[in-house]
RNA sequence: UUCUUAUCCAGAGAGGUGGAGGGACUGGCCCUUUGAUACCUCGGCAGCGGGACUGAUGAUUCAUCAUCAGAAACUGUGCCAAUUCCAGCAGGUGCUUUUCGGAGCACAUGAAAGAUGAGAA
Repeated sequence: UUCUUAUCCAGAGAGGUGGAGGGACUGGCCCUUUGAUACCUCGGCAGCGGGACUGAUGAUUCAUCAUCAGAAACUGUGCCAAUUCCAGCAGGUGCUUUUCGGAGCACAUGAAAGAUGAGAA
């Protein structure tokens, strides 16, 4: 980097360096010199994997194995403005409008894209 798969309305910030952009993309909207993004330090959250250990069930060589469930923030990652900030594509329902071709708004659904974990190449 690519593929597969699961999740994405919960949760969690202070200090320092530095000085103008940032929220993936487009539009909207928002954050930001009352200092953004980034980096560093400390702190925190608990999503995914691991996990000593615990429980249940089964098997047998009777203290081990297998399966399932749970499991201390211990470990690998991740995260700590706004639902992935909202929408984007598709069809559905309702309302409004219409030159009858459509157009607009709202709601819920699915997809796409993105992010993170796990597995594979």
A computed fold for a 121-nucleotide RNA from Halobacillus yeomjeoni, annotated as SAM riboswitch aptamer (S box leader). Its mean pLDDT, the model's own confidence on a scale to 100, is 79. The organism belongs to Halobacillus, within Bacteria. The sequence was found by an Rfam model in a public genome assembly. Rfam family: SAM riboswitch aptamer (S box leader). Rfam describes the family as follows. The SAM riboswitch is found upstream of a number of genes which code for proteins involved in methionine or cysteine biosynthesis in Gram-positive bacteria.